[in-house]
């Protein structure tokens, strides 16, 4: 160049267009310890970017960034 697949918390994932995006690990606090470890409550933390379609978008659809993976 072309053709495909990804991209959600610090990390690894989930999440058929729908009410507050979930889960483990991680972190902080607290509680149990003589201390620490284990254990138990408890808190904060994320949908790559713009547009677009819908009443309603992580989710659909087009452009861009970025990683792969095949082809020339």
């Nucleotide at each position: 160049g072309g053709u495909u697949g990804g991209u959600u918390a610090g990390u690894g994932u989930a999440a058929g267009g729908g009410c507050u995006a979930g889960c483990a690990c991680g972190a902080g606090a607290g509680a149990u310890u003589c201390u620490g470890a284990u254990u138990c409550u408890c808190u904060a933390g994320a949908u790559c970017u713009g547009g677009g379609u819908u009443c309603g978008a992580a989710u659909c659809c087009c452009a861009g960034a970025c990683c792969g993976a095949c082809c020339u």

Model confidence (mean pLDDT): 81 of 100. A computed fold for a 72-nucleotide RNA from Xylariaceae sp. FL0662B, annotated as transfer RNA. Taxonomically the source falls in Xylariaceae (Eukaryota, Opisthokonta, Ascomycota, Xylariomycetidae). Its Rfam family is "tRNA". Gene Ontology term of the family: triplet codon-amino acid adaptor activity. By type it is a transfer RNA.